[in-house]
Molecule: Bacterial RNase P class A
Organism: Candidatus Hydrogenedentota bacterium
RNA sequence: UGGGCAGGCCGGGCAGUCGCGGCGUCCGACGGACGUCGAGGAAAGUCCGAGCUCCACAGGGCAGGGUGCUUCCUAACGGGAAGGCGGGGAAACCCGACGGAAAGUGGCACAGAAACAACACAGCCGAUGGCCUUUUACGGCACAGGCAAUGGUGAAAUGGUGCGGUAAGAGCGCACCAGCGGUCCGGCGACGGAUCGGCUGGCUAAACCCCACCCGGAGCAAUGCCGAAUAGGGAUGCUAUGGCGUGGCCCGCGCCGCAUCCGGGUUGGCAGCUUGAGGCGCGCGGCGACGCGCGUCCUAGAUGAAUGACUGCCUCGGGGCGACACCGCCCUAGACAGAACUCGGCUUACAGGCCUGUCCCAUGC
Numbered sequence: 001u002g003g004g005c006a007g008g009c010c011g012g013g014c015a016g017u018c019g020c021g022g023c024g025u026c027c028g029a030c031g032g033a034c035g036u037c038g039a040g041g042a043a044a045g046u047c048c049g050a051g052c053u054c055c056a057c058a059g060g061g062c063a064g065g066g067u068g069c070u071u072c073c074u075a076a077c078g079g080g081a082a083g084g085c086g087g088g089g090a091a092a093c094c095c096g097a098c099g100g101a102a103a104g105u106g107g108c109a110c111a112g113a114a115a116c117a118a119c120a121c122a123g124c125c126g127a128u129g130g131c132c133u134u135u136u137a138c139g140g141c142a143c144a145g146g147c148a149a150u151g152g153u154g155a156a157a158u159g160g161u162g163c164g165g166u167a168a169g170a171g172c173g174c175a176c177c178a179g180c181g182g183u184c185c186g187g188c189g190a191c192g193g194a195u196c197g198g199c200u201g202g203c204u205a206a207a208c209c210c211c212a213c214c215c216g217g218a219g220c221a222a223u224g225c226c227g228a229a230u231a232g233g234g235a236u237g238c239u240a241u242g243g244c245g246u247g248g249c250c251c252g253c254g255c256c257g258c259a260u261c262c263g264g265g266u267u268g269g270c271a272g273c274u275u276g277a278g279g280c281g282c283g284c285g286g287c288g289a290c291g292c293g294c295g296u297c298c299u300a301g302a303u304g305a306a307u308g309a310c311u312g313c314c315u316c317g318g319g320g321c322g323a324c325a326c327c328g329c330c331c332u333a334g335a336c337a338g339a340a341c342u343c344g345g346c347u348u349a350c351a352g353g354c355c356u357g358u359c360c361c362a363u364g365c
Base pairs, nucleotide, nucleotide: 002360003359004358005357006356007355008354009353010352012314013313014312015311016310017309018308020038021037022036023035024034025033026032027031040336044347045346047345048344049343050342051341052219053218054217055216059251060250061249062248064215065214066213067212068211069083070082071081072080073079084098085096086095087094088093099210100209104208105207106204107203108202121151122150123147124146125145128144129143130141131140132139159177160176161175162174163173164172178200179199180197181196182195183194184193185192186191223271224270225269226268233262234261235260236259237258238257242256243255244254245253278297279296280295281294282293283292284291285290316334317332318331319330320329321328322327
């Protein structure tokens, strides 16, 4: 220099004119003046978790649902940090739906002899028993028997490779490796290392299942208050051995009415509504996520829905012209995208620009 990997930031600024909304002060007050504040990193998705409100000052169990290596952070989470193991990559790094197959059930098509207890397709052996035999020969046969090493099938076939041994073979024995088990050491732990043991039949739980931990429900259109109006309407069903009570079922507890349909009235105002698990700065602790302490700041609150339009200048980027660069001139704010109770995450979208660290190739010193 080039190509990668990980993380962070910006994604406009200043001024003027006009037009809006909140709050504060003042005034000659159904408005006006002045001041001040006024969309995001995702406001999106509505996938998780909570704060808050109500059911409800009653709960317990079953079914059901969620998570799933270890330790830590957090209000909590299915989130985050640091590790372990496995996989991918040359590496920096990235991914993991990562508890259990020795509780049980199920599946592994086709091929193959055989896919969970194993009964051998092609075969190998001829030690031992048996049969045959012209020569008793290093003979022949392959019935009983021995084998799973060789071949074949398959994703996977009685741990793998090699040597010895054997009639031929086989962990039968040995060396190394893998799995499993024991002991010791390191670590909070998941695990790792060393050593001993010849002990050696798979995979699958993103199949049912088992185990551990966690889980009421509905939601700001929650909920509370004020005002106003109407039809204290009608029908059907259940009605104390009953009905109802914020997911289902059971027990318990509470209440005395409840459910469905048709029809009528109100579609008004206020609160909730923005001071928060808040932002920023500094210090301390921690590998880190983060925690603690001190100081400082108040930064939208609309309600058919405000936060806008125009002009000028600056800056980043892009384009054009002069003359390839420096330079000069001209044009152009230019991605994704708009709060509606709030917050912590996750996921998705994003033109362009900047910063930090790190890996690899080439080249120079």